Transfer RNA from Desulfovibrio sp., 74 nucleotides, folded computationally. Lineage of the source: Bacteria > Pseudomonadati > Thermodesulfobacteriota > Desulfovibrionaceae > Desulfovibrio. Its mean pLDDT, the model's own confidence on a scale to 100, is 80. It matches the Rfam family "tRNA". By type it is a transfer RNA. From the family's description: Transfer RNA (tRNA) molecules are approximately 80 nucleotides in length. It was read from a public genome assembly.
[in-house]
RNA sequence: GCGCUCGUAGCUCAGUUGGAUAGAGCGAUUGCCUCCUAAGCAGUAGGCCGCGUGUUCGAAUCACGCCGGGCGCA
Numbered sequence: 001g002c003g004c005u006c007g008u009a010g011c012u013c014a015g016u017u018g019g020a021u022a023g024a025g026c027g028a029u030u031g032c033c034u035c036c037u038a039a040g041c042a043g044u045a046g047g048c049c050g051c052g053u054g055u056u057c058g059a060a061u062c063a064c065g066c067c068g069g070g071c072g073c074a
Base pairs, nucleotide, nucleotide: 001073002072003071004070005069006068007067010026011025012024013023019057028044029043030042031041032040050066051065052064053063054062
């Protein structure tokens, strides 16, 4: 340099025939329970879906460029 692939919550990921307010588990936190802790139960917060532009009535999802990680070729 070229090709492929990935980037979504603090962490691991789902969502990929474009469609309603973007989800799960773990973690954090509040309450209940308990003599206390853990476990269990109920709730809360946390994301402009890597960045930008475009297509579309509508984009996490499609196109192009850029940034970063991984793999391969040279």